[in-house]
Context: one part of a larger RNA
Molecule: small-subunit ribosomal RNA, 3' major domain
Organism: Opitutales bacterium
């Protein structure tokens, strides 16, 4: 000087507690272990691995297995000899790669040869082979917690110490005050971005209040800038304003004014540092290893196999529900090898056909809600696997192994044991809706939008984790 204590104080954190929903039980999806296979490619493995790397495994991807093929290579540079342009086309044979056959066919030129391509030859190529305990980079994570330093002086034989401890306060090493400390850096805050109020600029493609046309009906038309919006500037919020506490320092308690009030709300932003944390499979890269093969091409199989076991979700066990009719009300966003409107076919996926749109201008029913009918507590008008039939669409191709649609079928499940997640407000919880990946789609993911829209928090003894100060120690 740490580190640790079932040591002690001080404080924090959905950490407990008050509440509101799950989870574990079902049955389906995913990921993950075990098993099993020719192969089930490979990583990730307490919190910080398990809807993770994957924002997309029928072929491709693809690294894996099985055959079947090539050897200067599918790519790059140079280099030897030889030939001919290159490019392009038929033919055998084959699963296809690949082998092998024929045909067409040069520019330049100091006439040496060069350019280009093809065989060859030699340096090399190549390697998702293997080490993340060689490594750069990048990321988890303690944790947006308040710490971590250093400069010079002081103290100390030193290792160090102070400073950073103390008192009070703060979300905070925040800020005051004291004091052998006086400064300072990295961190915190504040400067970035969105959102809440208003003003101002400017009005298309957006918008309609007044003024006129028009239409079954629609800003549809003249027009207009008022409003909504949009987007480029400003304003505002600073404990500023009073009251009270208070060593009258800093602060804190109320009230008013306000859209907003004590950091408004949310984002990004991650201090020194730990875990030999994760990754050589994104890339890069030392070191090692293969070079007719641990490199390359190709066809087919695997990544999808299933006694079970585990973690994430979705959907449910129903009446705040379910069905069946009507009817209102968004927002982020995406659209040219795409979005696709009115029409038409088709119970339906969906076809047919093609206005209109590089889109504030086209183009896609929001759903829960609301209104009215009808079920009457049952394994059912809950549920919705499973399974057999008939289609669709996407694509060379849907057997392994794709989504949807229709018709039948109608399984577990009647609220889940020890245990156990997540939230403090536009938050839980419901309910839709966009997007990237992508031909299609396993997505119920995953990031993102708007809609309805709660209940508790007396506290701080316990439990977790974490800051500081102290104190014990046979550990470092």
């Nucleotide at each position: 000087u740490g580190a640790c204590g079932g040591g002690g104080g001080c404080c924090c954190g959905c950490a407990c507690a008050a509440g509101c929903g799950g989870u574990g039980g079902a049955g389906c999806a995913u990921g993950u272990g075990g098993c099993u296979c020719a192969a089930u490619u490979c990583g990730a493995u307490g919190c910080a691995a398990c809807g993770c790397g994957a924002a997309g495994a029928a072929c491709c991807u693809u690294a894996c297995c099985u055959g079947g093929c090539c050897u200067u290579g599918a790519c790059a540079u140079g280099u030897u000899c030889u030939g001919g342009a290159c490019c392009g086309g038929a033919c055998g044979u084959g699963a296809a790669a690949g082998c092998g056959u024929c045909c067409u066919u040069c520019u330049c030129u100091u006439c040496g040869g060069a350019g280009c391509c093809a065989g060859u030859u030699c340096a090399c190529a190549g390697g998702u082979g293997c080490u993340g305990c060689a490594u750069g980079g990048c990321u988890g994570u303690c944790g947006u917690c308040a710490g971590c330093u250093c400069g010079u002086g002081u103290c100390g034989u030193g290792a160090g110490a102070u400073g950073u401890u103390u008192g009070g306060u703060u979300a905070a090493g925040u800020c005051c005050a004291g004091c052998a400390a006086c400064g300072a850096g990295c961190g915190c805050a504040a400067c970035c971005c969105c959102u809440g109020u208003c003003c101002u600029u400017a009005g298309u493609u957006g918008c309609c209040a007044g003024c006129a046309c028009g239409u079954u009906a629609u800003g549809g038309u003249g027009g207009g800038g008022a409003c909504u919006c949009u987007a480029g500037g400003g304003a505002g919020a600073c404990a500023a304003a009073c009251u009270c506490u208070u060593u009258c320092a800093g602060a804190g308690a109320g009230u008013g004014g306000g859209a907003a009030g004590g950091u408004g709300g949310g984002g990004a932003u991650g201090a020194c540092g730990u875990c030999a944390a994760g990754u050589c499979a994104g890339u890069a890269u030392g070191g090692c290893c293969c070079u007719u093969a641990u490199g390359g091409c190709c066809a087919g199989g695997g990544c999808u196999g299933c006694a079970c076991a585990c973690g994430u979700g979705c959907u449910a066990c129903a009446a705040u529900g379910c069905c069946c009719g009507g009817u209102a009300c968004a927002a982020u966003g995406g659209g040219a090898a795409g979005c696709a409107a009115u029409g038409u076919c088709g119970c339906g996926a969906g076809g047919c056909g093609g206005a209109g749109c590089a889109a504030a201008u086209c183009c896609a029913c929001a759903a829960a809600a609301c209104c009215g009918g009808g079920c009457c507590c049952a394994g059912u008008u809950c549920g919705g696997a499973u399974u057999g039939g008939a289609g669709u669409c996407u694509g060379c191709a849907a057997c392994u192994c794709g989504a949807c649609u229709c018709c039948a079928u109608g399984a577990a499940g009647u609220u889940g044991g020890a245990a156990u997640c997540g939230c403090u407000a536009g938050u839980a919880a419901u309910g839709c809706c966009g997007u990237a990946u992508c031909a299609g789609c396993a997505a119920c993911g995953a990031c993102g939008g708007c809609g309805u829209g709660a209940a508790u928090a007396c506290g701080u003894u316990c439990c977790c984790g974490g800051g500081c100060c102290u104190u014990g120690u046979a550990c470092a």